[in-house]
The RNA shown here (SAM riboswitch aptamer (S box leader)) has 117 nucleotides and comes from Plantactinospora endophytica. Model confidence (mean pLDDT): 82 of 100.
RNA sequence: ACCUCAUCCAGAGGGGCUGAGGGAUACGGCCCGAUGACGCCCCGGCAACCACUCCACGGCGGAGCAGGUGCCAAAUCCGUCCCCGCCGCGCGGUGCGGCGCCAGGGAAAGAUGAGAG
Repeated sequence: ACCUCAUCCAGAGGGGCUGAGGGAUACGGCCCGAUGACGCCCCGGCAACCACUCCACGGCGGAGCAGGUGCCAAAUCCGUCCCCGCCGCGCGGUGCGGCGCCAGGGAAAGAUGAGAG
C1' cells in the first nucleotide's frame, strides 16, 4: 500500500515566511484569494478517535482531561450512482426536468482515528 471498524449537520484565533493559485479526484456549479488565499513555522484554540481519570454498566453510555494523532471557511462546499415523495412534460416507448429542514434517504469515493499488516 491493501484490509476491518467507527466518525464526518456542531466546534476552533493571532503572528511570521512565501508569493498565485486553492477548495481530494474527472466534469459541472458555487465559493476563498495581492484587504496575501494555499503551503510551512510559532503561540493559541477545538474536541472525532486512542490513552488516562470519575460515574454508570449484562452491555458498549455519560462527564472530565488535552498526553498521542487529528482538526481550526462554506455539511466531506453542492451535484453527477440508486431509491422515496410532490409538481410539470412526455408516454404504442416508462423516460426527462424541477423541488425536497439551513440539506428527503442510501451508496460510492474521500478524510481522520484505532486495529491488523